Background
Predicted 3D model of a 99-nucleotide RNA (c-di-GMP-I riboswitch aptamer). It was read from a public genome assembly, where an Rfam model found it. Model confidence (mean pLDDT): 83 of 100. Its Rfam family is "c-di-GMP-I riboswitch aptamer". Rfam links the family to the GO term cyclic-di-GMP binding. Rfam's curators write: GEMM was predicted in a large-scale screen for bacterial structured RNA regulatory elements.

[in-house]
RNA sequence: UUCUGUAAAAGGCACAUCAUCUGAAAGGAUGAGUCGCAAAGGCAUGGGGGCUAAUGCCGGCGCGGACUUUAUGCCGGCGAUGCCAGCCCGCCCGCCAGA
Numbered sequence: 001u002u003c004u005g006u007a008a009a010a011g012g013c014a015c016a017u018c019a020u021c022u023g024a025a026a027g028g029a030u031g032a033g034u035c036g037c038a039a040a041g042g043c044a045u046g047g048g049g050g051c052u053a054a055u056g057c058c059g060g061c062g063c064g065g066a067c068u069u070u071a072u073g074c075c076g077g078c079g080a081u082g083c084c085a086g087c088c089c090g091c092c093c094g095c096c097a098g099a
Stems, first nucleotide, its partner, number of pairs: 002099004012037002017032006035086001041092003046089003049084003056078006
């Protein structure tokens, strides 16, 4: 330096769930928790995939007004600019042991 994770040692992380906070939501933060993880460390500005749909756009309804248009409200649809690294590949960095 590369490959591997059978055994050991030292340790590390923390799913579901719960509490508090945060966010429109997905989700996130902290604490408890411990399903699992040899990268379950970092990158969402590398690619694929997934989640959400506030702003916005379209349609419908209703109200108001009325010459027309628009705004506000409710419902439906579309839609990342929001998110997921514990979905996969990739990139970066790294502990122990063995070859």